RNA sequence: GCAGUGGACCGGGCGGUCGCCGGUUUCGAUUCGUCGAGACGGGAGGAAAGUCCGGGCACCGUAGGGCAGGGUGGUGGGUAACUCCCACCGGCCGCAAGGUUAGGGAAAGUGCCGCAGAAAACAAACCGCCUAAGGGGAGCUUGCUCCUCCGGUAAGGGUGAAAAGGUGCGGUAAGAGCGCACCAGCAGGCGGGGUGACCCGCUUGGCUUGGUAAACCCCACCCGGUGCAAGGCCAAACAGAGGGCAUGAGCCGGCCCGGCUCGCUACGACUCUCGGGUAGGCCGCUGGAGGCGGCAGGCAACUGUCGUCCUAGAGGAAUGAUCGCCGGUCGUCCUUUGCUAGUCAAAGGACGGCGACAGGACCCGGCUUACAGGUCCUCUGCGAGC
Numbered sequence: 001g002c003a004g005u006g007g008a009c010c011g012g013g014c015g016g017u018c019g020c021c022g023g024u025u026u027c028g029a030u031u032c033g034u035c036g037a038g039a040c041g042g043g044a045g046g047a048a049a050g051u052c053c054g055g056g057c058a059c060c061g062u063a064g065g066g067c068a069g070g071g072u073g074g075u076g077g078g079u080a081a082c083u084c085c086c087a088c089c090g091g092c093c094g095c096a097a098g099g100u101u102a103g104g105g106a107a108a109g110u111g112c113c114g115c116a117g118a119a120a121a122c123a124a125a126c127c128g129c130c131u132a133a134g135g136g137g138a139g140c141u142u143g144c145u146c147c148u149c150c151g152g153u154a155a156g157g158g159u160g161a162a163a164a165g166g167u168g169c170g171g172u173a174a175g176a177g178c179g180c181a182c183c184a185g186c187a188g189g190c191g192g193g194g195u196g197a198c199c200c201g202c203u204u205g206g207c208u209u210g211g212u213a214a215a216c217c218c219c220a221c222c223c224g225g226u227g228c229a230a231g232g233c234c235a236a237a238c239a240g241a242g243g244g245c246a247u248g249a250g251c252c253g254g255c256c257c258g259g260c261u262c263g264c265u266a267c268g269a270c271u272c273u274c275g276g277g278u279a280g281g282c283c284g285c286u287g288g289a290g291g292c293g294g295c296a297g298g299c300a301a302c303u304g305u306c307g308u309c310c311u312a313g314a315g316g317a318a319u320g321a322u323c324g325c326c327g328g329u330c331g332u333c334c335u336u337u338g339c340u341a342g343u344c345a346a347a348g349g350a351c352g353g354c355g356a357c358a359g360g361a362c363c364c365g366g367c368u369u370a371c372a373g374g375u376c377c378u379c380u381g382c383g384a385g386c
Base pairs, nucleotide, nucleotide: 001382002381003380004379006377007376008375009374010373012326013325014324015323016322017321018320020043021042023040024039025038026037027036028035029034045357049368050367052366053365054364055363056362057227058226059225060224069223070222071221072220073219074088075087076086077085078084089103090101091100092099093098104218105217109216110215111212112211113210126157127156128153129152130151134149135148136147137146138145139144140143165183166182167181168180169179170178184208186205187204188203189202190201191200192199193198231283232282233281234280240274241273242272243271244270245268248262249261250260251259252258290309291308292307293306294305295304296303297302328354329353330352331351332350333349334348335347336346337345338344339342
């Protein structure tokens, strides 16, 4: 320098003007419920999104256990918890840095394996190879050759993602783990290492068993339901319905006394209950498993401790618009400089374009998805120079 790998981060900045939504406060108005004006201060994200997991919180349910249903699945750790994260093991991919993995069980059972192919599984005979044994026929050189039937054969060809261990020697009619040697794989045993998944070595055995479980299934473990429209507190008015009736009704009051209001023999423009715990209001509501930094422990995820910081939280819902300057990037043009003299490079300037994905609604931890453009760091491979 080129090509890659893994990770962290930013998501335009400053100012002016006009607005929007909460909060505090001052003044004014008020039917005391609020309203208006001013001042001060605050006002979305890395994903606020999808609502896919997990938890907090709330209410309901619940002795315990089981069935059904759902989820998870290598090992060890982290966490409030997880299907998340970290580290490691095994498989696969990459020269490598690294990436990826739903990774228990397929010699419990069942199912499935498209196309191609003869055959896709208690294996299979399409081509090929063989004719030793048995039957039939032909030829002649009369004990051989050929044809055929019955057959044998998984070594070779061909199909396929996958064809029943591989290579070699022996063996045979031809062949075949049929026998043997080595290798691979599986199972058992022994030794060593590791907390463990697992790894390394030695040895024995039958010679050898297709794949598929995010197919049914089996095994082990986990899971009660509903979500802030959860839930808690305060609490009207109108229509309409029912009741009370002077020894009255209501209010104050725990009760009596007492006081006040209404009523003054009234069926109402009085009063109580229902209507309705409805409408409406308030709380829940945002400071929390919180962010950042130092130190300590740990490979890490993470944890502990100390310091410091924090100001949306309303109602179907505000956080916007515009102008100027600066900055990023791309294109065109101009100027200057350089040389290898070009449809070249660098610097400066002018004009124009572009600037994403997307927005809280109880909160938090994750995952996934979307995203114009840009910054920084780690490591790997190749090439060149010192």

Predicted 3D model of a 386-nucleotide RNA (Bacterial RNase P class A) from a Planctomycetota bacterium. Its Rfam family is "Bacterial RNase P class A". Rfam classes the family as a ribozyme. It was read from a public genome assembly, where an Rfam model found it. NCBI's taxonomy places the organism under Bacteria, Pseudomonadati, Planctomycetota. The prediction has a mean pLDDT of 75.